[in-house]
């Protein structure tokens, strides 16, 4: 130097919170300042039909369990 691995930590997994697993991305810049600082990258932005640069249409507050909170339908009191 380059490539996997694994601890630790950060973001992300199509509407909000959180606990617990599981997966995915962790590169590089700026700074009288070194930071729980500020910028960009990356990972990530569901589905189905169709004339597919455009148009109609369905599905869910989970990644996946649980709980809360919001909506909405039906029953009870």
């Nucleotide at each position: 130097u380059a490539g996997c691995c694994c601890a630790u930590c950060g973001g992300c997994g199509a509407u909000g919170g959180a606990a617990u697993c599981c997966g995915c991305c962790g590169c590089g810049g700026a700074c009288c300042a070194u930071g729980a600082u500020c910028c960009g990258a990356a990972a990530c932005c569901a589905c189905c039909c169709g004339c597919a640069c455009c148009g109609g249409g369905u599905u869910g507050a989970u990644g996946a369990c649980u709980c809360c909170u919001g909506a909405c339908a039906c029953a009870a009191u």
Molecule: Fluoride riboswitch aptamer (crcB RNA motif)
Organism: Sulfobacillus acidophilus